[in-house]
This record gives sequence, structure tokens and C1' cells, in this order.
RNA sequence: UCGGUGGUAGCUCAAUGGUAGAGCAGUGGACUGUUAAUCCAUUGGUUGUAGGUUCGAGCCCUACCCGCCGAG
Repeated sequence: UCGGUGGUAGCUCAAUGGUAGAGCAGUGGACUGUUAAUCCAUUGGUUGUAGGUUCGAGCCCUACCCGCCGAG
């Protein structure tokens, strides 16, 4: 330098172009000698950045940034 692949909640990951969710973690509560475990509820998002297409973009297109793999 070129090609491929990924970037979404604190973490690990989902999400047919149609109002972005789960588990864990966090917070509150129930339970109890206490803690842990368990159960219930709940907070948390500029979907890497900037544009484009579209009535509508996490999803499609372009460029760039970062990680990984490969080629040279």
C1' cells in the first nucleotide's frame, strides 16, 4: 500500500429498511440471626466519525478512524 472482517449499554453479544433488546454488572425491594444464593422491579445508548440514498438507516452507499486476519 491492497483485500477481507469487525466497531451497538460498564462487559459479552443480539436486532427483515419501520419507535434498539438479552445475559452479566449497577441501583431499589422481597427473602434472613448475618452474608451469600434465589426472586421481583428498575437505571443505563450521539449504534466508531462525517456525509449520501430513502417517507423512514444500527442495517444500503462513500470517505475517514480504530482492532483483527491475509497478500505484497
Molecule: transfer RNA
Organism: Parcubacteria group bacterium Greene0416_36